[in-house]
RNA sequence: GACGAACGCUGGCGGCGUGCUUAACACAUGCAAGUCGAACGGACUUUAAUUUGGAGCUUGCUUCAAAUUGAAGUUAGUGGCGGACGGGUGAGUAACGCGUGGGCAACCUACCCUUAAGACCGGGACAACAGUUGGAAACGACUGCUAAUACCGGAUGAGCUUGCCGAGGGACAUCCCUUGGUAAGGAAAGAUGGCCUCUGAAUAUGCUAUCGUUUAAGGAUGGGCCCGCGUCUGAUUAGCUAGUUGGUAAGGUAACGGCUUACCAGGGCUUCGAUCAGUAGCCGGCCUGAGAGGGUGAUCGGCCACACUGGGACUGAGACACGGCCCAGACUCCUACGGGAGGCAGCGGUGGGGAAUCUUCCGCAAUGGGCGAAAGCCUGACGGAGCAACGCCGCGUGAAUGAUGAAGGCCUUCGGGUCGUAAAGUUCUGUCUUAUGGGACGAAUGUGCAGUAUGUGAAUAAUGUAUUGUAAUGACGGUACUAUAGGAGGAAGCCCCGGCUAACUACGUGCCAGCAGCCGCGGUAAUACGUAGGGGGCGAGCGUUGUCCGGAAUUACUGGGCGUAAAGGGCGUGUAGGUGGGUAAUUAAGUCAUGGGUGAAAACUGCGAGCUCAACUUGCAGACUGCCUAUGAAACUGGAUAUCUUGAGGGCAGGAGAGGAAAGUGGAAUUCCUAGUGUAGCGGUGAAAUGCGUAGAUAUUAGGAGGAACACCAGUGGCGAAGGCGACUUUCUGGACUGUCCCUGACACUGAGGCGCGAAAGCUAGGGGAGCGAACGGGAUUAGAUACCCCGGUAGUCCUAGCCGUAAACGAUGGGUACUAGGUGCGGGAGGUAUCGACCCCUUCCGUGCCAGAGUUAACACAUUAAGUACCCCGCCUGGGGAGUACGGCCGCAAGGUUGAAACUCAAAGGAAUUGAGGGGGCCCGCACAAGCGGUGGAGCAUGUGGUUUAAUUCGACGCAACGCGAAGAACCUUACCAGGGCUUGACAUCCUACGAACCUGGUGGGAACACUGGGGUGCCCCUUUCGGGGGGAAUGUAGAGACAGGUGGUGCACGGUUGUCGUCAGCUCGUGUCGUGAGAUGUUGGGUUAAGUCCCGCAACGAGCGCAACCCUUACUUUUAGUUGCCAGCGAGUAAUGUCGGGCACUCUAAAGGAACUGCCGGUGACAAACCGGAGGAAGGUGGGGAUGACGUCAAAUCAUCAUGCCCCUUAUGUCCUGGGCUACACACGUGCUACAAUGGACGGUACAGACGGAAGCGAGACCGCGAGGUGGAGCAAAUCCGAGAAAGCCGUUCACAGUUCGGAUUGUAGGCUGCAACUCGCCUACAUGAAGUCGGAAUCGCUAGUAAUCGCAGGUCAGCAUACUGCGGUGAAUACGUUCCCGGGCCUUGUACACACCGCCCGUCACACCACGAAAGUUGACAACACCCGAAGUCGAUGAGCUAACCGUAAGGAGGCAGUCGCCUAAGGUGGGGUUGAUGAUUGGGGUG
Repeated sequence: GACGAACGCUGGCGGCGUGCUUAACACAUGCAAGUCGAACGGACUUUAAUUUGGAGCUUGCUUCAAAUUGAAGUUAGUGGCGGACGGGUGAGUAACGCGUGGGCAACCUACCCUUAAGACCGGGACAACAGUUGGAAACGACUGCUAAUACCGGAUGAGCUUGCCGAGGGACAUCCCUUGGUAAGGAAAGAUGGCCUCUGAAUAUGCUAUCGUUUAAGGAUGGGCCCGCGUCUGAUUAGCUAGUUGGUAAGGUAACGGCUUACCAGGGCUUCGAUCAGUAGCCGGCCUGAGAGGGUGAUCGGCCACACUGGGACUGAGACACGGCCCAGACUCCUACGGGAGGCAGCGGUGGGGAAUCUUCCGCAAUGGGCGAAAGCCUGACGGAGCAACGCCGCGUGAAUGAUGAAGGCCUUCGGGUCGUAAAGUUCUGUCUUAUGGGACGAAUGUGCAGUAUGUGAAUAAUGUAUUGUAAUGACGGUACUAUAGGAGGAAGCCCCGGCUAACUACGUGCCAGCAGCCGCGGUAAUACGUAGGGGGCGAGCGUUGUCCGGAAUUACUGGGCGUAAAGGGCGUGUAGGUGGGUAAUUAAGUCAUGGGUGAAAACUGCGAGCUCAACUUGCAGACUGCCUAUGAAACUGGAUAUCUUGAGGGCAGGAGAGGAAAGUGGAAUUCCUAGUGUAGCGGUGAAAUGCGUAGAUAUUAGGAGGAACACCAGUGGCGAAGGCGACUUUCUGGACUGUCCCUGACACUGAGGCGCGAAAGCUAGGGGAGCGAACGGGAUUAGAUACCCCGGUAGUCCUAGCCGUAAACGAUGGGUACUAGGUGCGGGAGGUAUCGACCCCUUCCGUGCCAGAGUUAACACAUUAAGUACCCCGCCUGGGGAGUACGGCCGCAAGGUUGAAACUCAAAGGAAUUGAGGGGGCCCGCACAAGCGGUGGAGCAUGUGGUUUAAUUCGACGCAACGCGAAGAACCUUACCAGGGCUUGACAUCCUACGAACCUGGUGGGAACACUGGGGUGCCCCUUUCGGGGGGAAUGUAGAGACAGGUGGUGCACGGUUGUCGUCAGCUCGUGUCGUGAGAUGUUGGGUUAAGUCCCGCAACGAGCGCAACCCUUACUUUUAGUUGCCAGCGAGUAAUGUCGGGCACUCUAAAGGAACUGCCGGUGACAAACCGGAGGAAGGUGGGGAUGACGUCAAAUCAUCAUGCCCCUUAUGUCCUGGGCUACACACGUGCUACAAUGGACGGUACAGACGGAAGCGAGACCGCGAGGUGGAGCAAAUCCGAGAAAGCCGUUCACAGUUCGGAUUGUAGGCUGCAACUCGCCUACAUGAAGUCGGAAUCGCUAGUAAUCGCAGGUCAGCAUACUGCGGUGAAUACGUUCCCGGGCCUUGUACACACCGCCCGUCACACCACGAAAGUUGACAACACCCGAAGUCGAUGAGCUAACCGUAAGGAGGCAGUCGCCUAAGGUGGGGUUGAUGAUUGGGGUG
């Protein structure tokens, strides 16, 4: 895009079309084929006339009956024509069925047209009818009568048919045409109208007109038969055929023909697909497509086939006959049970089936058909209407104006935005609908009637033809169309809005409900679900489903591929086939040109025309790409002919080679046997053990046996078609190469089938068997070890003969030919130059490698050995899995091979390359290991966490990077938790109203919060004032109302900010350029070097940014300045003593500004570099030490409980206040610490030396009291001044003597102290007493490289009080680093990857469970085609025909002819049988798929 559609929602009108795709299932009922009286005899009705009779009377009229003769009409029957057309359906059919083009010299054709000639004389019947009779009916039987355009005989007769005898002409084989003679055969029917010219005198036996009829010829129309070409799928269908193929003869037919029969021959078809199986009506056309194609075969048209199923003939011009006949079968109906009837795939309609398809309508008015002379009759053909949005087309549901941008909805950043000029309102219009009127075309070339002209005719009759006038005729239908009226009044939905794909927000929901064409969406902020608002699309429709084509170059003819994505056969040989070198002349099959015929109509396209337009209808033209035919051309292909040598082959001369087969020979080695020497081990492994060995092994010497394989040479060396081939010799044998240019003369290439070869393993038979060695045994390893390792070892490996026929049989690359830059090796030849020489060099042919250009390629790569450019031939591919499986066939002894599906399932599978990540390799770094020192893990305690418990034990943090963490300090408070008691505009903020200044101070209840209740007090500012006061305001309190407050409630996976970590690791990027189809690469890689992407050099890169480093702070040295609260060298004073005082600023120090260090200097190494090594000087040396400083990013890392914040949630509570409790619990587990276990120590006594820091609700001196904690008291100090403040380890002595101790201090008791409203839960300290575990710590694990570890104390923050924690400070002060193999982490380069959530990745198979499709299966049960035999209806044909018999012959007897009957051949249905093909089902079973 399309549809004969269906389904869902919706639905105003009209026009034109279309409407059982399924059950060729069954059918009630009505209709669908009749007509002709001008073929015929009757019958009936009406009527006229005549005659006769009756009745009535008006006596010549009416009426009745009968008869005769007419007329008009109806019609059962005889007869004619038509029921072979029209209409339906698509079951069958793969076929001369259809399409197309030819042929019939092998045929027929009623009605119609033209021409010619005729129609004479006779005859006998049968229906109807009448009578009798059978039957329920359907339907008959017998007797009798009768007509014809029914039937029959005779005559005549040709240009007809047949036989015979000729003549002429033609042709495609059989043959055909024309013509002559002769013989035989062989026709007919009348009807109607008119008339009297002819005959006759009769209104007919006449004439005439029309129709009908006979014969013959021709035409037209319609058919029959034959042929070329075309016409679906399957080879898992490869052979088929007996009237089969042909001939002769006969029969038969309209006609050819095995169409049929007899005889003879043995043919015919087929890989160019026979046969078989499946499916199917074919075509014009229709849909799609740029086309080529693909799909389809409704409606309309052509052909075919069928008519309940099967068979058969009759009649006829035509049938083997839809609404005819006979028979058989199934089914239905009637029946009196004896017997009968029927065939909607005609139009309606019914049931059924189905997702699904209409009215039991009107009319013959038109068109067409049948009959008829005609009127006319018949016509479910047809014309129309009805139903159905089923399709196409057209119209409408209003138009203009209208801003306050109304109300309302939705959203909102609360400002607004949007629905939206949309509505309302105002002004209009009147299509369609509605009502009331008018009202067609289709219908006049037809018919009737009346004229006119003309033909026949004797005619003015009649009639034919032509023409004029006139009349009637409409189903549709009172329809189309039109007029008037009225009023916007009666008329809009469906789908979609994540991307593809036009169109976005809110709410609800919370991996639920649901959506989904593909990708996919939904797990609490869903543009994807549902709803709403808004928007987009189409519109009386819109979506969905199904089917077809397109896109799809995704079966590739146009127009694809096969190294790695699917795809080259394992290799050769060769048949058919396909393709094929040069020259010349020829032919004309292909090819091309021109003409003719055909290619139906419709359809299609263009231009016109008619319905108001369109759809629709219609005119002309084009087109119908095809087939046939005539004539011509001769380039190319083909055919036939001649010739050539370059393709191919041969000859001659050579050389190379693991090419093949057979026979023989050889040495080394292993093993075994014999003998000797010799003694305890050997062997084997990572280490062992099994094994061998004192019965003498291994080792060694000598001899022997046997089998297999051939070291070195040996090489991207050689040979072969591939598989493959490796000691040497001989014999036989294949191929290739080079040279020569002698011969043949296209002999060539490829190759479906076929045939042959074909590694290893395997199989059969017979040998052989040294070594090795599946299976197997043992030993190890291991969680296990049906393995890897070891000790043994059977098939096998070897030979002969045969089979198998596969491999990653690989260059994953079929063969052949030609062409297209180079460079460099190797192997085999030849030539040139040169030479003693083939030494080098150059040229050339063949083979075999590497590198690289153009070109190709998706890229990788290939690149004269193509994967380049072309041609020829073969094989193969078409998403992954299922599956190289199943079934079937073929092959095989078997194993198995070969050929080779489907159901089902997935949305991927795959290739090449890129970036990362993890793994491997290389280089490098880090307290990473190692080397050391000290710890943790064991004990007690402290502290944190888990767990458990609890009313609550608030919450968070969870590997490193949670766990002395948030918490720099939970008794109340903190506090978020629990119990209980209160409050509800609230503890806190803003606004309003009322009252009260604020404020101070009591009482009662209560656990407190709080509740209730007294007293005192009227201040400050402004206005006014009668000076009493009044009013207002700020601040503040109480009460009230609502807006709101409040939340440590949720979400750190909605967020900001902050922080941790990799990691102070050296990295992370960009611009421009270049390379690549691209992702990307380059730069950033490489060589050095560094702590460093630090620097240097090189380089298709050149630059730049964030990081590194430096700049900052501190510390180490020094200078200058400054000199108090610091200092005191010299001077002076003073003290028991002290910078205490004067004085000074030299020193120390303090704190500000500078200096100093830069690989600067020297030597060496290095590449003349960067840099490194060593040295000098220097306080400091190679970033001097330390700190701050943390790139791009990663971890959905941590935090909603610091803070801030979106959304959600609570609102007399999840808010807030209070009391008490809890966070401090305790079987246990873990982390981090403190103290120890002692003598490098404890205790006691004496004694020395810091730094930094803090201090006013503070630090607190001297003094006094207390054993002590502490108390009393209060000098000094807002601090270089005073205080905390005593540093400790250390040093000097004394004691303890290795023990659970004079170690260790837990625990507990008693008595105290301090802080604080308050130390019970639950603080710290002191004294006395008590004196636990613990004797250096398993597996494991942590820190540290120098002023570091270790050890020692001091201070600070938090803080009322509480420090083993944390943050700082100084004192004493080590050991070790060979080194980078290993563990961990990291950086750079490289490699492979099936990973990308990135190795905590991915992923394989069994087992268990559920579901699905398939295979096998003892069987069971259908269908179909064929065969053999039996039976054999109807019927044609044949035979017979003693029975019967109108027409003719015959005087008659009888005959001719015919019929019944009987028999025979064929044969439908049926039966029996064994096989075949195919389907369904089947206990069980097998693998497969999905979860």
This is a predicted structure of a 1491-nucleotide RNA (small-subunit ribosomal RNA) from an uncultured bacterium.
Its mean pLDDT, the model's own confidence on a scale to 100, is 83.